Small-subunit ribosomal RNA, 3' major domain from an uncultured bacterium, 471 nucleotides, folded computationally.
The coordinates come from a structure-prediction model, not an experiment, and the mean pLDDT is 82.
The RNAcentral record of the full RNA draws on Greengenes.
Context: one part of a larger RNA
């Protein structure tokens, strides 16, 4: 100089307290341990793993395990050889693949060339084979917390120390005042993206009125673009050290960071990853590479984590009402009306590369009409049985219909998570990935609260001081 403390001061965080919803009891869904397997690939492992890596394992993925194959190789570059590359059909086979038939090329200066495949040699390929404790890049994480440090001066034999601490404020090492310090860096603020006003211009927008007219044109609104305007503590007051800040207030579409995001200081944790990628060493090289067929990642006494569905009357069902949204998305696609089906879908194929057409029905909500407190008209697991669809193919292993079953489950111990405002909660709706497949994740909007008196205590953290058996 640091770290620590069941020492002191001082602050600040949904920290706790006030609240309002969850979890933790039950189904189911997934993800992780265990367990079991020929294999249940591997990676992640307090917070900061466990709906993570996975924006989607039926085959492909796919690394895993059985079997059936290949050896210069599924993939590259060169060297030589002689070419009928390639399409196609037959046959054996589970397939990969092997046999047999068989069909035809391209440029060209006519030397020969590029392509495709055979065969041969040896150089090499290849590896999701190992260590993230050999490095890189990337990323978590304390934390969007206020901190991390430097030059040049001064003090100190020096290690260091001042600056950076003090009074005061702030979200902020923010700012302002004093001071052996005077200046600077990275981080904070801000610049930059979106949301909230609004002025002018623009149109493939949306309704509505006019005037001339008959195919254009103006003007309001609304939207959607583009370029400007708007907020600074500007103003006015009160208190404050004539500071810097706080309080109230007016004026406005907003008011003191308006609201949300992008953006992560110097370092920590031999943190996470050699399976995005890339690579240095070590290993494998008729195999730990390649190629096929099936399994199997989906197993099941059992434990844990997250989520969905609910136990019901603030409700369940019905009928009624074109009741009201936002953001996306479409050409190997979205698909309308019209017709067939009780459904899920199917036949058709207007229209659209999309402010034009279409996914598209918004749903809580409201009226009314049942039910009447019950394991029910609550609840939806499992199960039969019939089918849809996608797809070479749903057995193992898909979604989703329709009758028909109708299981726990009557609010959940000890514990515990999340949320301060358009927030929690509830309510639907789109997308990525994607043949199919979503309770998941990433938005998007409707309805919309309660409460915060405060910092004595839990956790986490910043500052200043103090002890120290630790470095």
């Nucleotide at each position: 100089g640091g770290a620590c403390g069941g020492g002191c001061g001082c602050c600040c965080g949904c920290a706790c307290a006030a609240g309002c919803a969850c979890u933790g009891g039950a189904g189911u869904a997934u993800g992780u341990g265990g367990u079991u397997u020929a294999a249940u690939u591997a990676g992640a492992a307090g917070c900061a793993a466990c709906a993570c890596c996975a924006a989607g394992a039926a085959c492909c993925u796919u690394u895993c395990c059985a079997g059936g194959u290949c050896u210069u190789g599924a993939c590259a570059u060169g060297c030589g050889a002689g070419g009928c590359a390639u399409a196609g059909c037959a046959c054996a086979g589970a397939g990969c693949u092997g046999u047999g038939u068989g069909u035809u090329a391209u440029c060209c200066u006519c030397a020969g060339g590029g392509a495709c495949a055979u065969c041969g040699a040896g150089a090499c390929a290849g590896g999701c084979g190992g260590g993230g404790c050999a490095g890189u890049g990337u990323u978590g994480u304390g934390g969007u917390c206020a901190g991390c440090u430097c030059g040049u001066g001064u003090c100190g034999u020096g290690a260091g120390a001042u600056g950076u601490u003090g009074a005061g404020u702030u979200a902020a090492g923010u700012c302002c005042c004093g001071c052996a310090a005077c200046g600077a860096g990275c981080c904070c603020a801000a610049c930059c993206c979106u949301u909230c006003u609004u002025u002018c211009c623009a149109g493939u927008u949306c309704a509505u009125a006019c005037g001339u007219u008959a195919a254009g044109a103006g003007g309001c609104c609304u939207u959607u673009g583009g370029c400007g305007a708007g907020a600074c503590u500007g103003c006015c007051g009160u208190g404050g050290a004539c500071a810097a800040a706080a309080c109230g207030g007016a004026g406005g579409a907003a008011g003191g960071g308006g609201g949300g995001g992008a953006a992560g200081a110097c370092g920590u944790c031999a943190a996470a990853u050699c399976a995005u990628c890339a690579u240095g060493c070590c290993c494998c090289u008729u195999a730990u590479g390649a190629c096929u067929u099936g399994g199997g990642c989906u197993a099941c006494a059992c434990a844990c984590g997250u989520a969905c569905u609910a136990c019901a009357a603030u409700g369940g069902c019905g009928u009624u009402a074109a009741a009201c949204a936002a953001a996306g998305a479409g050409a190997a696609g979205c698909a309308a009306g019209a017709c067939c089906g009780c459904g899920a879908g199917g036949u058709g194929g207007a229209g659209c590369a999309a402010a034009a057409c279409u996914c598209a029905a918004a749903a809580a909500c409201a009226a009314c009409g049942u039910c009447u407190c019950a394991g029910u008209u609550c609840a939806g697991a499992u199960u039969g049985c019939a089918g849809u669809c996608u797809g070479c193919a749903a057995c193992u292993c898909g979604c989703c219909u329709a009758c028909a079953u109708g299981a726990a489950g009557c609010u959940g111990g000890a514990g515990u998570u999340g949320c301060u405002a358009g927030u929690a909660a509830u309510c639907g709706c789109g997308a990525a990935u994607c043949a199919g497949c979503a309770u998941g994740u990433c938005g998007c909007g409707g309805u919309g609260a309660a409460u915060a008196c405060g910092u004595u205590c839990c956790c986490g953290g910043g500052c200043c001081u103090u002890g120290c058996a630790c470095u």